[in-house]
RNAcentral holds the sequence, with entries from SILVA. This is a predicted structure of a 1484-nucleotide RNA (small-subunit ribosomal RNA) from a metagenome.
RNA sequence: AGAGUUUGAUCCUGGCUCAGAUUGAACGCUGGCGGCAUGCCUAACACAUGCAAGUCGAACGGAAACGAUGGGAGCUUGCUCCCAGGCGUCGAGUGGCGGACGGGUGAGUAAUACUUAGGAAUCUGCCCAUUAGUGGGGGACAACAUUCGGAAACGGAUGCUAAUACCGCAUACGCCCUACGGGGGAAAGCGGGGGAUCUUCGGACCUCGCGCUAAUGGAUGAGCCUAAGUCGGAUUAGCUUGUUGGUGAGGUAAUGGCUCACCAAGGCGACGAUCCGUAGCUGGUCUGAGAGGACGAUCAGCCACACUGGGACUGAGACACGGCCCAGACUCCUACGGGAGGCAGCAGUGGGGAAUAUUGGACAAUGGGCGCAAGCCUGAUCCAGCAAUGCCGCGUGUGUGAAGAAGGCCUGCGGGUUGUAAAGCACUUUCAGUAGAGAAGAAAAGCCUACGGUUAAUAACCGUGAGUCUUGACGUAACCUACAGAAGAAGCACCGGCUAACUCCGUGCCAGCAGCCGCGGUAAUACGGAGGGUGCAAGCGUUAAUCGGAAUUACUGGGCGUAAAGCGCGCGUAGGCGGCUUUGUAAGUCGGAUGUGAAAGCCCCGGGCUUAACCUGGGAAUUGCAUUCGAUACUGCGGAGCUAGAGUAUGGUAGAGGGAAGUGGAAUUCCGGGUGUAGCGGUGAAAUGCGUAGAUAUCCGGAGGAACACCAGUGGCGAAGGCGACUUCCUGGGCCAAUACUGACGCUGAGGUGCGAAAGCGUGGGGAGCAAACAGGAUUAGAUACCCUGGUAGUCCACGCCGUAAACGAUGAGAACUAGAUGUCGGGGGAAUCUGUCCUUCGGUGUCGCAGCUAACGCGUUAAGUAUCCCGCCUGGGGACUACGGCCGCAAGGCUAAAGCUCGAAGGAAUUGACGGGGGCCCGCACAAGCAGCGGAGCGUGUGGUUUAAUUCGAUGAUACGCGAAGAACCUUACCUGGGUUGAACUACGUGGUAGUAGAGAAGCGAAAGUGGAUCGACCCUUCGGGGAGCCUCGAUAGGUGCUGCAUGGCUGUCGUCAGCUCGUGUCGUGAGAUGUUGGGUUAAGUCCCGCAACGAGCGCAACCCUCGUCGUUAGUUAUACGUGUCUAGCGAGACUGCCGGUAUCAAACCGGAGGAAGGUGGGGAUGACGUCAAGUCAGCAUGGUCUUUAUGUCCAGGGCUACACACACGCUACAAUGGCUGGUACAACAGGUUGCCACAUCGCGAGAUGGAGCUAAUCCCUAAAGCCAGUCUCAGUUCGGAUUGCAGUCUGCAACUCGACUGCAUGAAGGUGGAGUUGCUAGUAACCGCGCGUCAGCAUAGUGCGGUGAAUGCGUUCCCGGGCCUUGUACACACCGCCCGUCACAUCAUGGAAGUCGGUAACACCUGAAGUCGGUGACCUAACCGCAAGGAAGGAGCUGCCUAAGGUGGGACCGGUAACUGGGAUGAAGUCGUAACAAGGUA
Repeated sequence: AGAGUUUGAUCCUGGCUCAGAUUGAACGCUGGCGGCAUGCCUAACACAUGCAAGUCGAACGGAAACGAUGGGAGCUUGCUCCCAGGCGUCGAGUGGCGGACGGGUGAGUAAUACUUAGGAAUCUGCCCAUUAGUGGGGGACAACAUUCGGAAACGGAUGCUAAUACCGCAUACGCCCUACGGGGGAAAGCGGGGGAUCUUCGGACCUCGCGCUAAUGGAUGAGCCUAAGUCGGAUUAGCUUGUUGGUGAGGUAAUGGCUCACCAAGGCGACGAUCCGUAGCUGGUCUGAGAGGACGAUCAGCCACACUGGGACUGAGACACGGCCCAGACUCCUACGGGAGGCAGCAGUGGGGAAUAUUGGACAAUGGGCGCAAGCCUGAUCCAGCAAUGCCGCGUGUGUGAAGAAGGCCUGCGGGUUGUAAAGCACUUUCAGUAGAGAAGAAAAGCCUACGGUUAAUAACCGUGAGUCUUGACGUAACCUACAGAAGAAGCACCGGCUAACUCCGUGCCAGCAGCCGCGGUAAUACGGAGGGUGCAAGCGUUAAUCGGAAUUACUGGGCGUAAAGCGCGCGUAGGCGGCUUUGUAAGUCGGAUGUGAAAGCCCCGGGCUUAACCUGGGAAUUGCAUUCGAUACUGCGGAGCUAGAGUAUGGUAGAGGGAAGUGGAAUUCCGGGUGUAGCGGUGAAAUGCGUAGAUAUCCGGAGGAACACCAGUGGCGAAGGCGACUUCCUGGGCCAAUACUGACGCUGAGGUGCGAAAGCGUGGGGAGCAAACAGGAUUAGAUACCCUGGUAGUCCACGCCGUAAACGAUGAGAACUAGAUGUCGGGGGAAUCUGUCCUUCGGUGUCGCAGCUAACGCGUUAAGUAUCCCGCCUGGGGACUACGGCCGCAAGGCUAAAGCUCGAAGGAAUUGACGGGGGCCCGCACAAGCAGCGGAGCGUGUGGUUUAAUUCGAUGAUACGCGAAGAACCUUACCUGGGUUGAACUACGUGGUAGUAGAGAAGCGAAAGUGGAUCGACCCUUCGGGGAGCCUCGAUAGGUGCUGCAUGGCUGUCGUCAGCUCGUGUCGUGAGAUGUUGGGUUAAGUCCCGCAACGAGCGCAACCCUCGUCGUUAGUUAUACGUGUCUAGCGAGACUGCCGGUAUCAAACCGGAGGAAGGUGGGGAUGACGUCAAGUCAGCAUGGUCUUUAUGUCCAGGGCUACACACACGCUACAAUGGCUGGUACAACAGGUUGCCACAUCGCGAGAUGGAGCUAAUCCCUAAAGCCAGUCUCAGUUCGGAUUGCAGUCUGCAACUCGACUGCAUGAAGGUGGAGUUGCUAGUAACCGCGCGUCAGCAUAGUGCGGUGAAUGCGUUCCCGGGCCUUGUACACACCGCCCGUCACAUCAUGGAAGUCGGUAACACCUGAAGUCGGUGACCUAACCGCAAGGAAGGAGCUGCCUAAGGUGGGACCGGUAACUGGGAUGAAGUCGUAACAAGGUA
């Protein structure tokens, strides 16, 4: 620091995802040791049990328990009991101090909180300092005793008693109150020691210590006030009545509406009040380069809470976690009357949950409470236990070791890899284990002693030293030593890309994986396993969460023409910003100083644990706030001025600027009249409609409404919407010129307010034309459309609403700067050859264009450039211009505006293709012009379908269908039925065997295959041992027309014999790409020429090859009676737009001509670019994988491939007279032949048969038919046509039944030129005619060759089909057989509405009102004080008033759950209907 993912590819925008760090974590697999940390994030859910706050006998009365001592009794002689508060001590009680700290939790709280900085009207136990005291009395109450009640908890009555408990009195420097005269108010003692004196022998007294009282100050702690900061929601906009302030009073420690009475009507709020939701705050923690963002565990500071709610008491301090009272819920005990309780202390239990530990040890240390102290208490704390929860450290060995072992895995079978890894050899011993040894954490206190302080004091006490004596939970610890032995110690994830790491097997869109893209449908580096590898390591992965990457909320640091995004346009409030000069001030700003910013943490420098984590010392930092002193450039504020911004005045000027009134002509329609007659109108074509009741047409007159031709112009005006006949009136703004004046008066503009096309709404008019809806006619599969005929709202006017548009320049407003060129509108100045032209200036409106900008397209002084100020808006697509709520509206609807859910894209610009019912140019038997056909009939062949035991398989638009098949009776043959066989054939290799071997093979059985085995029977070499070959057996193998042509090779078809397809270098572009290859001509051709940021090149085209046509030449079997020639086989020549004329850019080339056998590629063939169709073929061959192996192999017999209601394709024969039949007669070429072709002769009507010459071939076979010459038939189902059928035959063949060809006789079907449609052909071609060959025993209407006869037509490129080039549009790229929209149907999901229903929250009104403070109070009760002895003062109980928790009732508000039914939305490989959009998408 980036990467993956939208596309065929590209650039951009934009989201999603990943790599990093982190955690109080959890889960999965695994797990050696130690150190240091951390450990209920959920139910502030409920809690069994134990412990967590006591202490003081030096405050007190005392003595229940224990111990010691003394005494006594009993006996069991070491035990029990009794006595003694005299001793150590001490239960319960009175009293003091402490239970307000420490410990826990984060429910509540958005400010009564916290943080930072300040402030004044306060309190403060224990502590420190100072001052002054501590005198003298009194009356009670617990404990206790007696008694009563109760199950218990506990309570009542009577009586006794102490105090540092309680109450007066005295005293009062200071203290408090005050009317300044005065008035008021305190205390407590206890202990140690002791010389003198006194003594009732207790003490007094003195002294010391600890206490106590009053007061001042401090320290500490606490309370209060102020400012600033502190989450989200405006779909929460108004809130507030003790509310805001004042006066007075009350209350408090203290200010204050804190409370009350009265008075005033304020206070808060867009700088966000109120309301709702969420939340303890901070130091800090995590992340980040930082700015920020998220969090607030452990540690530390503050706050709040203690089962829920309320309340006070005590106290220095509480409205109190382990206190009290009341209400409520819950739990427990109960004798049913009543009681008890509060783990959010430490452990622990249940529950919840993905999830979080021991009912441990010790007060040794640090601290706390009490105490004079010893000490006691302390789940604070220190330790230990559990947990890989985290961080840090260590180890699981080291060296050597190639036969590169075995095994595993892979393999191209050679080997490779695991791998120096192991084994082996030589070493070491950290850690763990065993044994030993062993610091520090401990300093005190106590005792003793020296000195000092205090004192009257050598005492006591205090302080500082020396000595002595002890005190350790951890702990079998740390550390060290010895011993033995490699011994006890490695896993987890990943390996398609991102992202380091690859192979095999299994599976077969299954099982599964997946963070994103995406893998899996038979060769998966992506699933599962294995081998190997990579990464980290006592851990590794996954999940969750935060920050980062994300400049993806942009302060640092983004954008808004087309990607999301400029309000439709003005005016204008608040706010923000603001010209020049000068002066003051010092708020902002800048600098210095001071205070504060707790400690810990982070950072730096040191130190301590062997190191590190960790701990520790110092520093820095804490970017902040406050106070103060300075600086004055800039900003602000105040003063004074200026004129360049802005404005006013004067004079001109252009204009569809706005409003009102009036006027005008053309046209449409209607009405009246005239003329006139049969149609008009309308369309692609029609029809509906109008018209003989007189239309349309035409003339005259009239009515009425609406709109204003020409002028008219990327011309004008206006803020925008918008504005177009003419005249008048009223009125806004702009521009220009010259001066004068004001003196910053300015710009923008959240809210607000006004204007605002069309359509629509309301009321009233108006209504000619046009025209939603509607009707009819067409079109269509349908046509609720497009087209036509009609036609109502509306369009028009007045007034009032609506408030939206692709309200667009998809571009907010203002001001400044930055090259030009050229039109045009308005005004001014100047020049001139003065109507017209030129120069210049200000203001508009266009086109092009430099720099610059932009993703590109493009923008470019009218910016989308450069900088500035203000406003608005955006943050992935869909859901959604939606729901709910609110505001506006008569309504329609508008404005504001989410979420769940879903996708990994959606999008912009440009590129290359492909496509278009887009355009241009061009070609082709593509059309047209012709000829002959097919489609109708019969038959042949092929295919589909059907049938069948089987009808083997493949080929299926063009590019399957007389195709594979150049020929199925058996064979072929792959299919079916039945029979047989384990190898029928082949190849190596290995093991074992073989002697009359190999081989041949009769009879019998059988359909054959086969079985069977009589009989016959000679291998080669040899060193004679044997070896080779053969044969038999076993193993490995063979075999398969089984599957996959979508795993393949090869071959082939098609576009297409179309003219195209590319590359190198250069140039242009961010890039995909472009250029070249486009353009102007020309050609059959990317053929050639010219031009050109291109220059060259390759594969194609052409040519080179074969053949035919002319000539020359060489050779020649045959042929001929012979020679030449023809001919056969070779070799050459010839044709190149070479020549002439014309056209053309005088280029390519084209047109015409000459010569020539042939003329512009002379005719024909072979030859098929890059590629397309996953085109065809595993059944021609080859081949990967897979399946089969007594069968899917192989052998055989018979059958089938030949079936037959039907449909299609390709052909043959015909339908006749250009013909049929009969007779005669003429002329070919290419070919083939010994298992063959067969002359000739004879026989047969004939197919053919029998004999048989010749030919291994220019020698023999060997010969055409149409044609021509005659005759006959005479338009008819015929003397046409020949199917079908019967009979008789011939030939081939082992065999013609299924199932061959041919012959003869007989029979004589359909068919009278073939609908829609469709095929071939441009010259020796079509058409007609026959002949040969291959296959082949036989079988040809097919295929492929050969010759004979031998035409017609082509104006031309509008149209159909196919193709090429350029261009254009595109939402297509599997590329139009594309993409894609909506309803309906089905399933699933989330969500809105909804009669209702259930729950929650906070208020309000009223009722009731516990405990409790405060207030009132006749009667009642009462120890201290007063008292004249009655009472008083004071207090208490009771009653009562205000307030008030919980509760109840009521009507509303808000939020949430649920709901019959219902609305839309989203998603879902193959549902239905259409075809709306993308091309002119077929109506832009």